[in-house]
């Protein structure tokens, strides 16, 4: 350079043959329990889906360019 993968919440991650409320664990934050904590129930808050165009009635998802990461080839 060039190829193939991946980028979603504070940190893993589901959704990726477009479809109308984007998904779960941990971590945060109330309450309940406990003499107090810790497990453990219950609710909750918290995303411009790397960035910028573009297709579309509608984009995390499809198409173009860039940006980072991990592997491969020169």
């Nucleotide at each position: 350079g060039c190829c193939u993968c991946g980028g979603u919440a504070g940190c893993u991650u589901a959704g990726c043959u477009g479809g109308u409320u984007a998904u779960a664990g941990c971590g945060c934050c109330g309450c309940a329990c406990u003499g107090g904590u810790a497990a453990u129930g219950c609710g909750g808050a918290g995303g411009u889906c790397g960035c910028g165009g573009g297709u579309u009635c509608a984009a995390a998802u499809c198409c173009c360019g860039c940006c980072c990461g991990a592997g491969g080839c020169u």